A computed fold for a 529-nucleotide part of an RNA from a Planctomycetales bacterium, annotated as large-subunit ribosomal RNA, domain I.
The source organism's lineage runs through Bacteria, Pseudomonadati, Planctomycetota, Planctomycetia and Planctomycetales.
Model confidence (mean pLDDT): 83 of 100.
It matches the Rfam family "Bacterial large subunit ribosomal RNA".
It was read from a public genome assembly.
[in-house]
Context: one part of a larger RNA
RNA sequence: GGCAUGUGGUGGAUGUCUAGGCGCUAGAAGGCGAUGAAGGGCGUGGAAGACUGCGAAAAGCCCGGGGGAGCUGUCAAACGAGCUUUGAUCCCGGGAUUCCUGAAUUACCGUACGCUGAAUCCAUAGGCGUGCGGGGCGAACGCGGCGAACUGAAACAUCUCAGUAACCGCAGGAAGAGAAAGAAACCUCGACUUCCUUAGUAGCGGCGAGCGAACAGGAAUCAGCCUAAACCGUCCCGUUUCGGCGGGGCGGGGUUGUGGGGCUUAUCACAGUGGAGUUACAAACUUGCUUGGUAGUAGAAUUCGAUGGAAAGCGAAUGCCAUAGAGGGUGACAGCCCCGUAUACGGCACCAAUGCAAACUCCCGAUGAGUACCCGAGUAGGACCGGUCACGAGAAACCCGGUUUGAAUCCAGGAGGCCCAUCUCCUAAGGCUAAGUACUCUCUAGCGACCGAUAGUGAAAAGUAGCGCGAGCGAAAGAUGGGAAGAACCCCUGUUAGGGGAGGAUACUGAACCUGAAACCACAUGCCU
Numbered sequence: 001g002g003c004a005u006g007u008g009g010u011g012g013a014u015g016u017c018u019a020g021g022c023g024c025u026a027g028a029a030g031g032c033g034a035u036g037a038a039g040g041g042c043g044u045g046g047a048a049g050a051c052u053g054c055g056a057a058a059a060g061c062c063c064g065g066g067g068g069a070g071c072u073g074u075c076a077a078a079c080g081a082g083c084u085u086u087g088a089u090c091c092c093g094g095g096a097u098u099c100c101u102g103a104a105u106u107a108c109c110g111u112a113c114g115c116u117g118a119a120u121c122c123a124u125a126g127g128c129g130u131g132c133g134g135g136g137c138g139a140a141c142g143c144g145g146c147g148a149a150c151u152g153a154a155a156c157a158u159c160u161c162a163g164u165a166a167c168c169g170c171a172g173g174a175a176g177a178g179a180a181a182g183a184a185a186c187c188u189c190g191a192c193u194u195c196c197u198u199a200g201u202a203g204c205g206g207c208g209a210g211c212g213a214a215c216a217g218g219a220a221u222c223a224g225c226c227u228a229a230a231c232c233g234u235c236c237c238g239u240u241u242c243g244g245c246g247g248g249g250c251g252g253g254g255u256u257g258u259g260g261g262g263c264u265u266a267u268c269a270c271a272g273u274g275g276a277g278u279u280a281c282a283a284a285c286u287u288g289c290u291u292g293g294u295a296g297u298a299g300a301a302u303u304c305g306a307u308g309g310a311a312a313g314c315g316a317a318u319g320c321c322a323u324a325g326a327g328g329g330u331g332a333c334a335g336c337c338c339c340g341u342a343u344a345c346g347g348c349a350c351c352a353a354u355g356c357a358a359a360c361u362c363c364c365g366a367u368g369a370g371u372a373c374c375c376g377a378g379u380a381g382g383a384c385c386g387g388u389c390a391c392g393a394g395a396a397a398c399c400c401g402g403u404u405u406g407a408a409u410c411c412a413g414g415a416g417g418c419c420c421a422u423c424u425c426c427u428a429a430g431g432c433u434a435a436g437u438a439c440u441c442u443c444u445a446g447c448g449a450c451c452g453a454u455a456g457u458g459a460a461a462a463g464u465a466g467c468g469c470g471a472g473c474g475a476a477a478g479a480u481g482g483g484a485a486g487a488a489c490c491c492c493u494g495u496u497a498g499g500g501g502a503g504g505a506u507a508c509u510g511a512a513c514c515u516g517a518a519a520c521c522a523c524a525u526g527c528c529u
Base pairs, nucleotide, nucleotide: 001528002527003526004525005524006523007522008521009520015514016479017478020451021450022448023447024446025445026444027443028442029440030439031137032136039101040100041099042055043054044053046079049075050074051073061095062094063093064092065091066090070083071082072081108134109133110132111131112130113129114128115127116126141172142170143169144168145167152159156206182189183188193220194219195218196217203211204210224432225431226430227376231252232251233250234249235248236247237246238245239244257410259375260374261373262371263370264369265368266367267366268365272364274363275362276361277360286358287357288356289355290353291352292351293350294349296345297344298343302317303316304315305314319336320335321325327339328338329337381405382404383403384402385401386400387399391417412427413426414425415424416423466473467472486513489501490500491499492498
């Protein structure tokens, strides 16, 4: 010096655990805000700091309800000073207070009304005031505006990524869509939405890469309505040759594609045990009952023995309960020790929902004949140029936009994928509409062949410490023990270290604390050189 074994040191792997995460299901809720939000700053305790709570009425005040013996939140003990069966602390509901900031507002915007008031007579613009509304924040979902590139095409330009990301606007608990100028195919269906399927089909495509329907069929859920116009009436304004005419407001009428309606006329019917209603179809408000939510209440049944520090494990009682043997805790593994669980009940107040009832509110015609009055105009359609449709200009319809043109009113008009005819379907140019569907910042209950501290959220301590001028970036770090019983007292010493006794089930559980691997180090022994 090496190898081996052992004993230690060091180190913090592994095992076990879980206070935290992750994913999902069902239900609830789906907003908060000028009555000042979200977020912050500063305060507030007998107490220095941090967290939590609260706001100069400041870990709280008042009222109602629950509850029943302790309490003055946590890190974090002790002390002090107090409160409390005249019911505190605590939990639920309602109310009061709620500093400074922040949309932050004595402003600005919109709207209605009033008052004023230029150039310019009337007027208008403008100004001022008052009332009402808005503004900001918020995770995803939604609708719209605007709109990439990396990438793929094994390069790249059409194409793709993708109408995606980002940005902007706006709204709701959902949004959007929606009651056929539809889809089909000679048979028919009958608003919209979503799912399955059709189908990776028909198609589109430097026919490359790729993109990619619809009908039919099966399900979920179902709901339909209101206007414009013709015509009638009324009010106002303008105009007038005083006969009217035109415009506007309101009321009636009317709403459709086997075309409908108006007007004229004829015939019949017409109010009651009638129908309907606040999500559309007209709209406002209230009460009671019921059910549920926001505190709670009751809730069965086990003892003994040995071991042990400790019994729930073991043994015994041929134990006991069970609509309760879910789960958790308790000094080791507990149906019967504790909290609970099954089940049964409860409420002042506040909130919500459905149904019922009351109250209230609204509604109540059809057919025949004639007439040709109406049936949504700078619209439909055309041309040029774009966009969107699965569809890249293609034979390219349909739909939307810009520019420019520009019809018809039922003997009408649009569509059926160029175009024409036949045939079929439908009625544009006004509007509203629940459900089925999407999502989860949040609450409640529950679940997991999800993680278990280099995992699982970045975070079991935290958006903290730290870094950066800033936008922003962003960690590490869990476990003594059943109980602190956290080692009184004695001793060694180079004296806040470390060690030996003592005490305490165990201290190799001693606070750098469960287990305590390896690397690495030391010592002892053996062998080799």